[in-house]
Context: one part of a larger RNA
């Protein structure tokens, strides 16, 4: 390459959008490109391969078929794939009507803590620890009471609850604004799946630059421990966090399980809805979407999964291919740099 994988053995792209590509729902007509059948050309020789013959034999040579997987055209055929027209409504989307939510921006507004500053009230200590000491305190510390001023965060509700692609999202309010379920005896008529490149988003640490800084707290001092002690502990404390407006693009970015669609036991829980017999009502029943736990058949090395698949299939993208060198070198490229994507070898076991 052919194959075989990709929860955990090497392997699913952090996650959307979306080009070209692949691939695609029922009826029908019609074409015949694919596909299938028959003819006919062509497919030089030599070589390969059968079978003869010839050198004593083989190699070798030499005659004959056969094959050259092939390409052209001529005529059929139409089942499936295409191409062209029609048509439909289950797939897609729209519209009415309802619902639930920390979905996304911006902007007001609230108490609690914490600190700080000022004042009362006090008068010896507090703080920290396994013990301790730095360290704070007679300039009044800590305790308390009032005022006040900053700044980050939002207890309880809160919950294997709820939104989002994902990364994330939690005090209240009010504006803008995406998305999703349910229900419709409403309307397009396959308008759809995926998705190389390429566009966008993309925790945390970090960058630039102007702001803020209360708490925390890398670096750093300095106290303890210890043989040491560049640490776990304890005192202090700068970047940073925290806004704004540019980067950066990485994660144990996971469900270590890409997306779409269809088909396969049941249990049992939440969350949003709709529909029901009944005279109401707790409840029951039926069904739809999302989320949990057990679990049959299957699968599976097993642990385990199991209608939210890892079962049974199609379809499309990514990406493995034995360990180390190594996510290194080196070239390209992107980033102010930190690097970040692409990425090997030699040697070795």
């Nucleotide at each position: 390459c052919u194959g075989g994988g990709c929860u955990u053995a090497a392997a699913g792209g952090g996650c959307g959008c979306g080009u070209a590509g692949g691939c695609g729902g029922g009826c029908u007509a019609u074409c015949a490109a694919g596909u299938c059948c028959g003819g006919g050309g062509u497919g030089a020789a030599a070589u390969c391969c059968u079978c003869c013959a010839g050198c004593u034999c083989a190699a070798c040579u030499g005659g004959a078929g056969a094959a050259c997987g092939g390409c052209c055209u001529c005529g059929g055929a139409u089942a499936c794939u295409g191409a062209u027209g029609g048509u439909c409504u289950c797939g897609a989307g729209g519209a009415g009507g309802a619902u639930a939510g920390g979905g996304g921006c911006a902007c007001a507004c609230g108490g609690a803590a914490c600190u700080g500053u000022g004042g009362g009230u006090g008068g010896a200590g507090c703080g920290g620890u396994g013990a301790a000491a730095u360290g704070c305190g007679u300039u009044g510390a800590u305790a308390u009471c009032c005022a006040u001023a900053g700044g980050a965060a939002c207890u309880c509700c809160g919950g294997u609850g709820g939104c989002g692609a994902a990364a994330g999202c939690g005090g209240u309010g009010c504006g803008c604004u995406g998305g999703a379920u349910c229900c419709u005896u409403u309307c397009u008529g396959a308008c759809g799946c995926u998705g190389a490149g390429g566009c966008g988003c993309g925790a945390a640490a970090g960058c630039c630059a102007g702001g803020g800084g209360a708490g925390c707290a890398a670096a750093c001092g300095g106290g303890a421990u210890u043989a040491g002690a560049u640490a776990c502990c304890c005192c202090g404390g700068u970047a940073g966090u925290c806004c704004u407006g540019g980067c950066c693009c990485u994660a144990a970015a996971c469900g270590u399980u890409g997306g779409g669609u269809a088909c396969u036991a049941g249990g049992u829980a939440g969350u949003a809805g709709a529909c029901u017999a009944g005279a109401c009502a707790u409840a029951g029943g039926u069904u739809u979407a999302c989320u949990u736990c057990c679990g049959a058949a299957g699968c599976a090395a097993a642990a385990g999964u199991g209608c939210u698949a890892a079962g049974u299939a199609c379809c499309c993208c990514g990406c493995c291919u034995g360990g180390g060198g190594a996510g290194u070198a080196u070239g390209g490229u992107c980033g102010c740099a930190a690097g970040g994507c692409u990425g090997a070898a030699a040697c070795u076991c």
RNAcentral holds the full RNA, with entries from ENA and SILVA. Predicted 3D model of a 349-nucleotide part of an RNA (small-subunit ribosomal RNA, central domain) from an uncultured bacterium. Its Rfam family is "Bacterial small subunit ribosomal RNA". Its family is annotated with ribosome and structural constituent of ribosome in the Gene Ontology.